[in-house]
């Protein structure tokens, strides 16, 4: 940085898609280690269990435990004494209990501080919530600083005890008690206030060396720091299909209230306040630092970390306090969960773990307070799920590893293969080496500060040693984009796919294998955002035809704005300064082995604020100028507008006259009018509408639009000279005005025309085109509507930038002069050509689509759709505004080459016309379709299949059918073994074949040896065996070769170089002539060349020459026939001649060469001469580039697939010959230009040894018998026929015609039934010249006539290929029409190319959406009712320690209760927004080979389209006006 995709190809417009990066991710496959991070994006869903906020005994009383001491008591033991021997007294010891004291610990309570921090979440919030920069009317516990004080008193109360209620939670009454709890008084450099004056404090504890000191507290005041409350400027998403909102609302005054300003609140007063610079409403959303992306500008996002805000089950409320309207506090209401004795209670994980649920998806009910930080405490210390750590997860990031070196027999094996080999591949094996990692063992930190002590992490990091290549590679892709290719399988199936697309038998695109490429402990997919996308364009796009200029004008908002000189300093520029948190990002340095990571510093932070300065430009205030703009004056052109009056032509109609049969209309007709007198014609009358010629490329108007003449009123333009104003200008959202045609309302009018409607035609139909009628309407008045292809498809204004030409208007100059006309100059219009420039091209080009400035409108893929819905305008029709779902990968513009056109021009052809003869009708032959069949084998199917493959189906052929056989095979090659004569019989069988024999007697070929008996070896044949294989007329002609048909023997098809075009392409090859011809000439940005044309080749027509046998002529001789010496024929001549004829070699000849005319003096054309032949002499062979996936796999060859005891092969029989029918090609006819009988003539091409066969004999004949000749200019087939002569028939189903059938024969052949040909006799059908339609032919042709050949045993041959004989007509030097073709041009929405493309209804299926009776939710809001808790106010019903007093009590004050205002939840009645469901219904989209038509694209067969109205199954049709696309 680009790429793919619209087309046959091209350029452009334009969308879709891809390559990059990113992530709190998820899923699939896979998985070695460590570091650092991260981890409910969904249900602000519900939560079991444990923990997360306590601490202070140095504030207080009390309880409990415990230590010391003291006292008392009790019992026990011991000792002594006494004794009634029961015991008693004294002492000691320890034990226990009680009381006090004291050390330590602890519990609940009173009290203090802290539970407003820390931690979580993002529901709400579009807001002073956040960010940034400022501000004034405030508060502040703990902390710091400073000053001063800490005096005198008092009354209660919790705990506790007794009694008592309750299941519990939790209380109640009475009684007792303490304080750093509470209260009063005193005091004050304080506070409030203008002042007078008013007013507020305190508490003690602990230690010790004890009248004191120290220390921690307490109170007041003033400051500070940090924190907080409040106000303001600017910034902060989308929607106008949300345009008006607001009543405490905006402001003021008084009262109240707050820490504090304030409608914060209340009463009164005023009527304001916000809003197009977007109020209000609706939707969405925590916000910022930042994160991702991007070259940047931007765009998207707001996890982790940090700042701020909000929230704590939902809603409301206050209390306490320095601070809350309070996550782990309180009250009330609600929902939910739990307990209950049913009376009543308890709870709130959006703290850390964890559970359920939801979801594609997110961790342990871990360790520790060792560190950092926080709360309390004088401190020790206690608490701390903050935090420090560990665990889980490849979720991300960074780093490391899975080994290194050598090693070619290029191993084995896999894959491919052209079978040679290639590749995996130095890869492996193997040899040597190393040990990061791993396992084991040993040592072992820092993190700890402050003397000792104190480490969760952790025996961790790290170090050392031993062991051993050991423990460690996958994932995706490989058609193009996009790096990487082959085999097999599959066969539009299975499947792939991001886009284009791949798959229908040879898939680099599906699946597998091998190989390759990319990345790598990951890889791919999905999702998301940015990029590419200049595809919303500020940087950085457009609007003539691709999407896009408003129908036109006017104007107050807004934007922009002429010249001059000063002022100012808002914008602008500059200097400096405050701020812009940290982290992040950048740069530099440093610390972990490196990196990620972390630390330090710098710079940045494009912003906002303060201060100083500059003055060019913009703005501002003020002053001037005249060129922009305007006014006055003088002229001037005009279908500019409105109103009034007048006019003639035409049409229709009415009246009258003449007249007498049609008129009218069409492609042709008909409906219609007309003897009741039409049309026509003459005269007269009436009505309405429109104004010929002039007229133009012309004029006017803002556009729509405007045309007979005259008059009146009126708007604008242009020109000129001179004055005046002094920027007054341009544009213009919104608003306003005008606005063709159609249409609407009301009233008139209505001649013509004429939607609808009726009728007639056309047609398959014809709701059309054509015709006859004809209503609304068209016209006028008054009012609506507000749209058109309202177009120059081109908004307005200003300035600049070559020429030439036409025309309108005014002025002016020259000449002319009466004018007109002419030539110039400078303006204002209207056209054409065109330079530069622009444009994708077409084109535009001073009337720009060029170069610039200003303002407005509009566009962002096609369809859905200018539709739905909402709103708005309208009487209605409808107009304006104007989506989405869904669907496609295109839709589109300009130009190019073709093809096509019921487009145009030119030209040709037996194409038509002019002629001749046929086909189509009959019978038969033959081919095809169809039908039938066991089979009727297969192919060929418009021309270009159908007497075609087939130049010949009885068997064979033969491929088909039935039946019977064979299985290495009927045919080929190879291996092994055995073997080798010839002849022949029988049985079975339909045959193929099978089985059983007989005779001969060593046997096929070559070579060698030999004792001559034979043996060996090689080849050939046969048999057997086994496997490779054979075989296939099985499939695919849409896998192919080759060959062929066709357009078409048409004149075309291309290339090189040059030139033109952005390009596809063009030019050449077009134009003017000419030709059979792209044949030739000429012109020419073309010059040349190739394949075709022509010529060269063959036959034929004339002449010359050469050569004559088997040919030909002449002569002679003989013979035959005959009455004949004539005539004819035959034979012979070693006769003669090649003159004529013939045969076949070589030559000549024809070239527009000559003459005349014409034409450009060319090419050529016309006429003529000569010539056998004249303009290619006639005929043939010869077929350019290509088209038709034309034909052929059944001629042959051949890929792939298929069959292999059969789809191969052998045999017999059958079939290909069927037969209601249809078609093609032919033959024979229908007769007198003829049939029949008799007689007589004249050819050419050809064929012949498995052959042609003469003569002669037999037979009516087919033929048979016999037998010369001939390997052929010799003999034979062989008779030519039509023709000529004579006779007969006499117009009829016949003496025409011969089908069909019977009988009898002949020939070929193993064989003639299915199924051959021929002969004779007999029979004697249809048919009397053929409908629509259609074929061939232009001269030796058509037509007629016969002859020959191939195939072939024979022949269904009337076919085919050839040959000659007889031998016409017509085409005016014609091209209007049909068919086909060529060239040029034009249109195109076609390119598979008109057998194209394509529109709409209907039917079916699917999908999305709209409407919809109704119905279920949610949000929000108005009114109203009720009214919890609570603050506030009020109240004297009740209660009441501190203070006061004149004290049995009263007062002040307080509380309870009551009442009131406000008010949550809730109820009712509505409004509005939104979501879901919904019978039915509407349009749309898509699908597939449906149905009906054929509207559009060509003049698309009626040119199309736009607006409007009516109408019709549907496309559509018609009327009116408009446009040319």
């Nucleotide at each position: 940085a680009g790429a793919g995709u619209u087309u046959g190809a091209u350029c452009c417009u334009g969308g879709c898609u891809c390559a990059g990066g990113u992530u709190g991710a998820a899923c699939g496959c896979u998985g070695g280690c460590g570091u650092c991070a991260u981890g409910c994006u969904u249900a602000a869903c519900a939560c079991a269990u444990g923990c997360a906020a306590g601490u202070c005994g140095a504030a207080c009383g009390a309880g409990a435990a415990u230590u010391u001491c003291u006292a008392a008591a009790a019992a026990u033991u011991u000792a002594a004494g006494c004794u009634u021997c029961g015991g008693c007294u004294u002492a000691a010891a320890g034990u226990u209990u009680u009381a006090g004291u004291u050390c330590u610990u602890u519990u609940a309570g009173u009290g203090g501080c802290g539970g407003a921090c820390g931690g979580g979440u993002g529901a709400g919030u579009a807001a002073c919530g956040c960010g940034u920069a400022a501000g004034a009317a405030c508060c502040u516990a703990c902390c710091u600083u400073a000053u001063g004080g800490u005096g005198a008193g008092g009354g209660a109360u919790a705990c506790c005890a007794a009694c008592u209620g309750g299941a519990a939670a939790c209380g109640g009454u009475u009684g007792c008690u303490a304080a750093u709890a509470c209260c009063u008084c005193a005091u004050a450099u304080g506070c409030u206030g203008a002042g007078a004056a008013g007013u507020a404090a305190a508490a003690g504890g602990u230690g010790u060396a004890c009248u004191a000191c120290a220390u921690c507290g307490c109170c007041a005041u003033a400051a500070g720091a940090g924190g907080g409350g409040c106000u303001u400027g600017c910034g902060u998403c989308u929607g106008a299909u949300u345009a008006g909102u607001u009543a405490g609302u905006u402001g003021g005054u008084g009262g109240g209230g707050u820490a504090a300003a304030u409608g914060c609140u209340u009463a009164c007063c005023a009527a304001g306040a916000c809003u197009a610079u977007g109020a209000u409403c609706a939707g969405u959303a925590g916000u910022u630092g930042g994160u991702c992306u991007g070259a940047g500008a931007g765009g998207a996002c707001g996890a982790u970390c940090a700042g701020c805000c909000a929230c704590a089950c939902u809603g409301g409320g206050a209390c306490u306090g320095a601070g809350a309207c309070a996550c782990g506090g309180c009250c009330c209401a609600g929902a939910c969960u739990c307990c209950u004795a049913c009376g009543g209670g308890a709870g709130g994980c959006a703290g850390c773990a964890g559970u359920g649920a939801g979801g594609a998806a997110u961790u342990u009910u871990c360790c520790g307070c060792a560190a950092u930080g926080g709360g309390c405490g004088a401190a020790a210390g206690c608490c701390u799920g903050a935090c420090g750590g560990a665990g889980c997860a490849a979720u991300g990031u960074c780093g490391c590893g899975u080994g290194g070196a050598g090693g070619a027999a290029g191993a084995a094996g896999g894959c491919c293969c052209g079978u040679g080999g290639g590749u995996c591949g130095u890869a492996a094996a193997c040899u040597c080496c190393u040990u990061u990692u791993g396992u084991c063992a040993a040592a072992g930190a820092a993190g700890a500060a402050a003397a000792u002590a104190u480490g969760a992490c952790g025996g961790u990091a790290u170090u050392u040693g031993a062991c051993g290549a050991a423990u460690a590679a996958g994932c995706a892709u490989c058609g193009g984009c996009u790096a990487a290719c082959u085999c097999c399988g599959u066969g539009c199936c299975a499947g792939c796919a991001g886009c284009c697309g791949c798959g229908g038998u040879a898939a680099u695109a599906c699946g597998g294998g091998g190989g390759a490429u990319g990345c790598a402990a990951g890889c791919g997919u999905u999702a998301u955002c940015c990029g590419g996308a200049a595809u919303u364009a500020u940087u950085g796009g457009g609007c003539g035809u691709a999407a896009a200029g408003g129908g036109u004008c006017c104007u107050g908002a807004g934007g922009u704005g002429g010249c001059u000189a000063g002022c100012c300093a808002a914008g602008u520029c500059u200097a400096u300064u405050g701020u812009g948190a940290a982290a992040u990002a950048u740069c530099a340095g440093g610390g972990c082995u490196u990196a990620a990571c972390c630390c330090u510093g710098a710079a940045c932070a494009u912003g906002c604020g303060g201060u100083g300065g500059a003055a060019a430009c913009u703005a501002g205030a003020a002053a001037g100028c005249u060129u922009g703009a305007g006014u006055a004056c003088a002229g001037u052109a005009g279908g500019g507008g409105c109103g009034g009056a007048g006019g003639g032509a035409a049409u229709u109609u009415c009246c009258g006259g003449u007249g007498g049969a049609g008129c009218g209309g069409u492609g042709a007709a008909a409906u219609g009018c007309a003897u009741a007198g039409a049309u026509a014609u003459c005269g007269g009358g009436a009505a309405g509408a429109a104004c010929a010629c002039c007229a133009a490329c012309g004029g006017c108007g803002a556009a729509a639009g405007c045309a007979c003449u005259c008059c009146g009123c009126u708007g604008g333009g242009c020109u000129g000279a001179u004055a005046c104003u002094g920027a007054c200008a341009c544009u213009g959202a919104c608003a306003g005005a005008c606005g063709a045609a159609a249409g609407c309302u009301a009233g008139g009018g209505u001649a013509g025309c004429g939607a609808a409607a009726g009728g007639g035609a056309u047609u398959a139909g014809a709701u059309a085109c054509c015709c006859c009628u004809g209503u609304a309407g068209u016209c006028c008045u008054a009012g609506c509507c507000g749209u058109a292809a309202a177009c120059g498809a081109u908004g307005g204004a200003c300035a600049c930038u070559a020429a030439c030409u036409a025309u309108u208007g005014a002025a002016u100059g020259a000449a002319a002069a009466c004018a007109a006309a002419u030539c110039g100059u400078a303006c204002a219009g209207u056209g054409g050509u065109g330079a530069a420039g622009c444009u994708a091209a077409c084109g535009c080009g001073a009337u720009a689509a060029g170069u610039g400035u200003c303002c407005c409108g509009c566009c962002u893929g096609g369809g859905g759709a200018g539709u739905a819905u909402g709103c708005u305008c309208g009487c209605a029709a409808g107009g304006g505004u104007g989506a989405a779902a869904c669907u496609c990968a295109a839709a589109g513009g300009a130009a190019u080459u073709g093809a096509c056109g019921g487009g145009g021009g030119c030209c040709c052809g037996c194409a038509c016309a002019a002629g001749c003869g046929g086909u189509g009708g009959a019978g038969c032959a033959u081919g095809u379709g169809g039908u039938u069949u066991a089979a009727u084998u297969c192919g060929a199917u418009g021309c270009a299949a159908c007497g075609c493959g087939a130049a010949g189906a009885a068997c064979c052929u033969u491929a088909c059918c039935a039946g019977g056989g064979c299985u290495u095979g009927a045919c080929a090659u190879u291996u092994u073994a055995c073997u080798u004569u010839c002849c022949u019989u029988u049985u079975u069988g339909a045959a193929a074949a099978a089985a059983a024999g007989g005779g001969u007697g060593u046997a096929c070929u070559g070579c060698u040896u030999u004792u001559c008996g034979a043996a060996g070896u090689a080849g050939a044949g046969g048999u057997a065996u086994a496997a490779a294989c054979a075989g296939g007329u099985g499939g695919u002609g849409c896998a192919u070769g080759g060959c062929u048909g066709u357009c078409g023997u048409c004149a075309g098809c291309u290339c090189g170089u040059g030139c033109c075009g952005u390009g596809a392409g063009g030019u050449g090859u077009c134009g003017g002539g000419u030709u059979a011809a792209g044949u030739c000439c000429u012109u020419u940005a073309a010059c040349g060349a190739g394949c075709g044309c022509a010529a060269c080749c063959c036959u034929u027509g004339u002449c010359u020459u050469u050569a004559g046998u088997u040919g030909a002529g002449u002569c002679u001789a003989u013979c035959u026939u005959u009455u004949a010496u004539a005539a004819a024929g035959a034979u012979a001549g070693u006769a003669u001649c090649c003159a004529a004829a013939c045969u076949a070699g070589a030559g000549a000849g024809a070239c527009u060469g000559c003459c005349g005319g014409u034409g450009a003096u060319a090419a050529g054309c016309c006429g003529g001469a000569g010539g056998a032949a004249g303009g290619a002499g006639a005929g043939g062979a010869u077929g350019a580039c290509g088209u038709c996936a034309a034909g052929u796999c059944a001629g042959c060859a051949u890929g792939c697939c298929c069959c292999u005891u059969a789809c191969g092969u052998c045999c017999u029989g059958g079939g290909c010959u069927a037969c209601a029918c249809a078609c093609g090609u032919g033959c024979u006819a229908c007769a007198a230009u003829g049939g029949c009988c008799g007689g007589g003539a004249c050819a050419a091409u050809g064929a012949g040894a498995u052959g042609c066969a003469a003569c002669c004999c037999u037979g009516c004949g087919a033929a048979g018998g016999u037998a010369a000749g001939c390997u052929a200019a010799c003999c034979u087939c062989a008779a030519a026929a039509a023709c000529c002569c004579g006779g007969u028939c006499u117009c009829a189903g016949u003496u025409c015609g011969g089908a069909u059938u019977g009988c009898a024969g002949g020939c070929u052949g193993c064989a003639a039934c299915u199924c051959g040909c021929c002969u004779g006799c007999a029979u004697g059908a249809a048919g009397u010249c053929g409908g629509a339609a259609u074929c061939g032919c232009u001269a030796g042709u058509a037509a007629a006539c016969g002859c020959u050949g191939g195939u072939c045993a024979g022949c269904c041959a009337u076919a085919c290929a050839g040959c000659g004989u007889u031998g016409a007509a017509u085409a005016u030097u014609g091209u209007u029409c049909c068919c086909g073709g060529g060239c040029c041009u034009u249109g195109u929405a076609c390119a598979c190319a008109c057998c194209g493309c394509c529109c709409g209804u209907c039917a079916c299926a699917u999908u999305c959406g709209g409407g919809g009776a109704a119905u279920u939710g949610g949000g929000u809001u108005g009114g109203u009712u009720c009214g919890a808790a609570a603050u506030c106010a009020u109240u004297a019903u009740c209660u009441u320690a501190a203070c006061c007093u004149u004290u049995u009590a009263g007062g002040a004050g307080a509380g309870a209760g009551g009442u009131g205002c406000u008010u949550a939840c809730a109820g009712c009645c509505g409004g509005u927004c939104u979501a879901g469901u919904g019978a039915c219904u509407c349009a749309a989209a898509u699908g597939a080979a449906g149905u009906c038509g054929u509207a559009a694209c060509a003049a698309g067969g009626u040119a199309g389209c736009c607006g409007u109205a009516c109408u019709g199954g549907a496309a559509g049709g018609u009327g009116c006006g408009g446009c040319u696309g």

Small-subunit ribosomal RNA from Medicago lupulina, 1525 nucleotides, folded computationally. The prediction has a mean pLDDT of 84. The source organism's lineage runs through Eukaryota, Streptophytina, Papilionoideae, Trifolieae and Medicago. The RNAcentral record of the sequence draws on SILVA.